[in-house]
Context: one part of a larger RNA
RNA sequence: GAUUGAACGCUGGCGGCAUGCUUAACACAUGCAAGUCGAACGGUAACGCGGGGGCAACCCUGGCGACGAGUGGCGGACGGGUGAGUAAUGCUUAGGAAUCUGCCUAGUAGUGGGGGACAACCCGAGGAAACUCGGGCUAAUACCGCAUAAGUCCUACGGGAGAAAGCGGGGGACCGCAAGGCCUCGCGCUAUUAGAUGAGCCUAAGUCCGAUUAGCUAGUUGGCGGGGUAAUGGCCCACCUAGGCGAUGAUCGGUAGCUGGUCUGAGAGGAUGAUCAGCCACACUGGGACUGAGACACGGCCCAGACUCCUACGGGAGGCAGCAGUGGGGAAUAUUGGACAAUGGGCGCAAGCCUGAUCCAGCAAUGCCGCGUGUGUGAAGAAGGCCUGCGGGUUGUAAAGCACUUUCGGUUGGGAAGAAAAGACCAAAGCUAAUACCUUUGGGACUUGACACUACCUUCAUAAGAAGCACCGGCUAACUCCGUGCCAGCAGCCGCGGUAAUACGGAGGGUGCGGGCGUUAAUC
Numbered sequence: 001g002a003u004u005g006a007a008c009g010c011u012g013g014c015g016g017c018a019u020g021c022u023u024a025a026c027a028c029a030u031g032c033a034a035g036u037c038g039a040a041c042g043g044u045a046a047c048g049c050g051g052g053g054g055c056a057a058c059c060c061u062g063g064c065g066a067c068g069a070g071u072g073g074c075g076g077a078c079g080g081g082u083g084a085g086u087a088a089u090g091c092u093u094a095g096g097a098a099u100c101u102g103c104c105u106a107g108u109a110g111u112g113g114g115g116g117a118c119a120a121c122c123c124g125a126g127g128a129a130a131c132u133c134g135g136g137c138u139a140a141u142a143c144c145g146c147a148u149a150a151g152u153c154c155u156a157c158g159g160g161a162g163a164a165a166g167c168g169g170g171g172g173a174c175c176g177c178a179a180g181g182c183c184u185c186g187c188g189c190u191a192u193u194a195g196a197u198g199a200g201c202c203u204a205a206g207u208c209c210g211a212u213u214a215g216c217u218a219g220u221u222g223g224c225g226g227g228g229u230a231a232u233g234g235c236c237c238a239c240c241u242a243g244g245c246g247a248u249g250a251u252c253g254g255u256a257g258c259u260g261g262u263c264u265g266a267g268a269g270g271a272u273g274a275u276c277a278g279c280c281a282c283a284c285u286g287g288g289a290c291u292g293a294g295a296c297a298c299g300g301c302c303c304a305g306a307c308u309c310c311u312a313c314g315g316g317a318g319g320c321a322g323c324a325g326u327g328g329g330g331a332a333u334a335u336u337g338g339a340c341a342a343u344g345g346g347c348g349c350a351a352g353c354c355u356g357a358u359c360c361a362g363c364a365a366u367g368c369c370g371c372g373u374g375u376g377u378g379a380a381g382a383a384g385g386c387c388u389g390c391g392g393g394u395u396g397u398a399a400a401g402c403a404c405u406u407u408c409g410g411u412u413g414g415g416a417a418g419a420a421a422a423g424a425c426c427a428a429a430g431c432u433a434a435u436a437c438c439u440u441u442g443g444g445a446c447u448u449g450a451c452a453c454u455a456c457c458u459u460c461a462u463a464a465g466a467a468g469c470a471c472c473g474g475c476u477a478a479c480u481c482c483g484u485g486c487c488a489g490c491a492g493c494c495g496c497g498g499u500a501a502u503a504c505g506g507a508g509g510g511u512g513c514g515g516g517c518g519u520u521a522a523u524c
Stems, first nucleotide, its partner, number of pairs: 001524004006520005013371006019364002021329001026327003030324003035074003040071002043067002047065003050061004081282003090207007099199002104195008112146001114144002121136006152160003166187006174181002208254003215245003220242001222240002225237003257279004261272004284305005307318004335361001337360003343357001344355004374404004384395004408465001410460001413457002418451001423446001425443006468513005473494003479508005489496002
């Protein structure tokens, strides 16, 4: 000199854009943060409509809109947080072969025929509660067989195991008492091939300090055979072998998430890893598996432990390193806010619902950037202050006065963009028996904004509401007086102060920076 997620002191007008627990991975009150689908299903607790009864109050009724709880599907493995652990099961770069991959894209083939249950519900029982148990009824895209089989397996002209599910829209002929069959379209379902995406695994090189850590290692090194896994492999097991690593630093100890980057520097380098992005690890502590395409799962399960809470003492409940917020720690770090309008995600045919992701607002000079606190004129060089050699000098065009302007702030009115859509309607094309339906494309109109009293423009009034901080001995820009008298004090270094202190304290003046200025800490 540059820099900071800074803090402290003094001071403080406005706006834009960023940033904001670096400490206790300490403990957490309260609310919210993951749901959705009735176009899978049996149904109907609440609300509304319709229907029936009744003078009325009211009662009955799933017929309709819808829908609590339940069965079922998909999603809760993403998104969000934190950096405790980890010095290599990590990360970065470059390669590799022995793998899996829900939803998505393209292709091929199929979607035939049956069965038995369990919730909800009803009845009963236990318990303070959490909840649990027994009996009975029932549906499905829940569950289980049969048939068929591209692929797969085997001792291979043969044989074995082995799939599926329906729902919705529309409809001319034909069948049917009706429901419907049937046709067609859409969404699904099963098997398989390829792709895309995502993930698992292996290899090499690089990746902090310590030798006052020199030897380490028995599943240890390798092989044959097996088991296990989606998959290779001592990953695991039986047998055989005696190997493997190490001064090019093994092992051990300490410290630490890694990277793109960031800061500094002419560069080489050094320091660092907040925000944003990629990867990894963790979710009260330790262990375990289940489900699933994917987890050994932050807001799932089981066991153990510590802690907290409820209890009728028998037994139960919990996990903010999600967003706010509280206590504590600390020099120190914000609101128990608004909205799903946009972007994105989950579910759904869709409408839509959910979304503390996100977008916004609030607080903080924490940082960067911009603007303002007036402009011109004005010598009687006013008054006052300070100094003085008493003549004067300086503050100083500074003020006052006169003329002008009105940014920002205040006030009045107007007023974008962020909105693209979806849905409904019309037209065309495709599909089709069809002018239904559905899909695609096009068209015009309607509608959707948290921010928001938005940005921006405009009206009105008035110089009106808006300047401080540090320093002045040298380094280092800037000097005099008074007080003090080795005292009180200053100080980054040299050093000042013991009666004329430009170095202490105050004043006048000056210098530097300016909504900031200094100090401290830290890095180059």

Record summary: A computed fold for a 524-nucleotide part of an RNA from a metagenome, annotated as small-subunit ribosomal RNA, 5' domain. The full RNA is in RNAcentral, with records from SILVA.